[in-house]
Molecule: transfer RNA
Organism: Plantactinospora alkalitolerans
RNA sequence: GCGGCUGUAGCUCAGUAGGCAGAGCGCGACAUUGCCAUUGUCGAGGCCCCCGGUUCGAACCCGGGUAGCCGCU
Repeated sequence: GCGGCUGUAGCUCAGUAGGCAGAGCGCGACAUUGCCAUUGUCGAGGCCCCCGGUUCGAACCCGGGUAGCCGCU
């Protein structure tokens, strides 16, 4: 320098015909208990890596960046 994959909640990751953003763990409150843990219920938490484009509408399609990983030269 070239190519491929990945970037979504604090962490690990789902989310494909473009139409309200999710799960598990973690966190908070409450219930249960003599206390803790476990368990149950409820809740908080994200402008989906960045900029632009297409579209009535974009996490998703297109272009350009950027970070990590892998490969090639």